[in-house]
Molecule: transfer RNA
Organism: Sergentomyia squamirostris
């Protein structure tokens, strides 16, 4: 320098061109218990950043940026 791939709560992960953007785990309350752990009910909290295409974009397309992998 070229090239390929990803970016989604606090950490992992998943789907989508229109629906409340899902699961785990973590957290925060409440019930259970003598008390803790388990449990069970509830809740907070996410589409990397900008510009274009569209009636609509987290999803298509460029540009950036960050991170991995390969090539020279």
């Nucleotide at each position: 320098u070229c090239u390929c791939a990803c970016g989604u709560u606090g950490u992992c992960u998943a789907a989508u061109g229109g629906u409340u953007a899902g699961g785990a785990u973590g957290c925060c309350u409440g019930g259970u218990u003598g008390a803790c752990a388990g449990u069970c009910a509830g809740g907070a909290g996410g589409c990397c950043u900008g510009g274009g295409u569209u009636c609509a974009a987290u999803u298509c397309c460029c540009a950036g940026c960050a991170u991995g992998g390969g090539a020279u």